About this RNA:
A computed fold for a 71-nucleotide RNA from Candidatus Taylorbacteria bacterium RIFCSPLOWO2_02_FULL_46_40, annotated as transfer RNA. Its Rfam family is "tRNA". Rfam classes the family as a transfer RNA. About the family: Transfer RNA (tRNA) molecules are approximately 80 nucleotides in length. The coordinates come from a structure-prediction model, not an experiment, and the mean pLDDT is 85.
[in-house]
Formats: sequence, C1' cells, structure tokens
RNA sequence: GGGCCCAUGGUUCAGUGGUAGAACACGGCAUUCGCAUUGCCGGGACGCGAGUUCGAUUCUCGCUGGGUCCA
Repeated sequence: GGGCCCAUGGUUCAGUGGUAGAACACGGCAUUCGCAUUGCCGGGACGCGAGUUCGAUUCUCGCUGGGUCCA
C1' cells in the first nucleotide's frame, strides 16, 4: 500500500427495512439474625458523516477504530 471481516447497554452476543432483545454485571424490594443463594422489579446501547427510502441498527458511499490475509 491492497483484499476481506467486524463496530448494538459496563461485558459477551442476538436482531436480513416497520416500537432494539437475551445472559452476566449494576440498583431496589422480598427472603435471612447476617452474608450468600433464589424470586420479582428497574436503569442503561445501534462508532461518526452523507445517500436511498414513506420509514435505516439493517441497504449504498466515505471517515474513524479493531481483526485477519497478501505485498
């Protein structure tokens, strides 16, 4: 320098155009003499910019960051 892949709560991952989810973590309540466990509830996210579309996390382009291969 070039090819390909990835970017979604704190973490690990789903989500193939129409209200963004799970697990763990975190907070509250219950349970306990207390802690842990367990149950219930709750807060919290689509990397940035443009384009297509009635509508974009999703499709297209660019940028940024990461991974991988080639040189």